The RNA shown here (transfer RNA) has 77 nucleotides and comes from a Candidatus Altimarinota bacterium. The RNAcentral record of the sequence draws on ENA. It matches the Rfam family "tRNA". Rfam classes the family as a transfer RNA. Rfam links the family to the GO term triplet codon-amino acid adaptor activity. The coordinates come from a structure-prediction model, not an experiment, and the mean pLDDT is 81.
């Protein structure tokens, strides 16, 4: 130095062709159930969707450039 893929709650990970309230399991608080845990069941917090910038009436989504990782090939010892 060239090319692929990741990047969404604390963790793991979904998100259809771009489209009208960003979700799901675990986890956390609270409640209910219990003589008390535990398991169950209900309700709830918690996201500027890696970063800027564009294109669109509208972007997580496409399009540029940037961090960040993995990985394949070169290349130099």
């Nucleotide at each position: 130095g060239g090319g692929u893929g990741u990047a969404u709650a604390g963790c793991u990970c979904a998100g259809u062709u771009g489209g009208u309230u960003a979700g799901a399991g675990c986890g956390c608080g609270g409640c209910a159930c219990u003589g008390a845990u535990a398991a169950u069941g209900c309700c709830g917090a918690g996201g500027u969707c890696g970063a800027a910038g564009g294109u669109u009436c509208a972007a997580c989504u496409c399009c540029u450039u940037c961090u960040a990782u993995a990985c394949c090939c070169a290349c130099c010892a």